Annotation
Model confidence (mean pLDDT): 84 of 100. A computed fold for a 96-nucleotide RNA from Ignavibacteriales bacterium CG_4_9_14_3_um_filter_34_10, annotated as SAM riboswitch aptamer (S box leader). It matches the Rfam family "SAM riboswitch aptamer (S box leader)". Clan: SAM clan.
RNA sequence: CUCUUAUCGAGAAAGGCUGAGGGACAGGCCCGUUGAAGCCUUAGCAACCUGAUUUUCAAGGUGCUAAUUCCUGCCCAGUUUUGGGGAAGAUGAGAA
Numbered sequence: 001c002u003c004u005u006a007u008c009g010a011g012a013a014a015g016g017c018u019g020a021g022g023g024a025c026a027g028g029c030c031c032g033u034u035g036a037a038g039c040c041u042u043a044g045c046a047a048c049c050u051g052a053u054u055u056u057c058a059a060g061g062u063g064c065u066a067a068u069u070c071c072u073g074c075c076c077a078g079u080u081u082u083g084g085g086g087a088a089g090a091u092g093a094g095a096a
């Protein structure tokens, strides 16, 4: 990097260093010097894999801790509002 599959309306942040960007992409709309992103520490959420004393627990491997995956993007129905499906993306497990 590619493929298969499951999930994505819930949940969960403080401190230190540093200093201007960030929310995948585009448009929108937001967050940000009352401190973005990144790194580190500690804490927490969750229960995919693993484990255990298996209606459960949360030790290990990941993941996550603004806003529904922030909303929309393509198709169908309706067409003022909207609903359903998909694509893309993210994460886990597996495969080539």
Stems, first nucleotide, its partner, number of pairs: 002095007013042005021031003025073004043065003048061003051057002069088001074085004